[in-house]
Molecule: SAM riboswitch aptamer (S box leader)
Organism: Chitinophagaceae bacterium
């Protein structure tokens, strides 16, 4: 870098350095000198991977043990404005003279995790 699978309506910020951008892309709409992004420190959230269960349940097994669920922990990641901020393509329903608007479903794109080459 590419591919596969899962999740994406919940949750969680302070301080220091620095100083103008940021929210992936496009359009919108927002955030931002009452300090953006980045770096550092500390904290928090969550539970994908991981670990524990000889006070847990179920399944398999003669047994050792294995699988699974749940609970707990928090070692590896991740995250801590707004639903992935909203839309972007297609289809369906309703409204409208039309342009279009509203609602829903699927999809695209993206993010994160685990795995594969």
């Nucleotide at each position: 870098u590419a591919c596969u699978u899962a999740u994406c309506a919940a949750g969680a910020a302070a301080g220091g350095c620095u100083g103008a951008g940021g929210g992936a892309c496009u359009g919108g709409c927002c955030c931002u000198u009452u300090g953006a992004a980045g770096c550092c420190u500390u904290g928090a959230c969550a539970a994908c991977c991981u670990g524990u269960u000889u006070u847990u349940g179920c399944c398999g097994g003669c047994a050792a043990c294995g699988g699974u669920a749940a609970a707990c922990a928090a070692g590896g990641u991740g995250u801590c404005a707004a639903u992935u901020c909203c839309a972007g393509u297609u289809c369906c329903g309703c409204c409208g003279a039309a342009a279009g608007g509203c609602g829903g479903a699927a999809g695209c794109a993206g993010a994160u995790a685990a795995g594969u080459c």